[in-house]
Transfer RNA from a Nanobdellati archaeon, 74 nucleotides, folded computationally.
RNA sequence: GCCCUGAUGGCUCAGUUGGUUAGAGUACUGCCUUGGUAAGGCAGAGAUCGCGUGUUCGAAUCUCGCUCAGGGCU
Numbered sequence: 001g002c003c004c005u006g007a008u009g010g011c012u013c014a015g016u017u018g019g020u021u022a023g024a025g026u027a028c029u030g031c032c033u034u035g036g037u038a039a040g041g042c043a044g045a046g047a048u049c050g051c052g053u054g055u056u057c058g059a060a061u062c063u064c065g066c067u068c069a070g071g072g073c074u
Stems, first nucleotide, its partner, number of pairs: 001073007010026004019057001028044005050066003054062001
């Protein structure tokens, strides 16, 4: 230098032939339950989807560039 894969709540992940509320587990907060914990139940907060740009009525999803991480080639 070239190629491939990945980047989504604190953490681990799902979601791509573009569409109506971006979900799950875990963690966190409050309440219930208990003599008190744990476990369990109910509710809640938390992500403008790595950054920018373009296409589109509409982008996590498609285009282009860049950043970071992992792998391969020379």
About this RNA: The RNAcentral record of the sequence draws on ENA.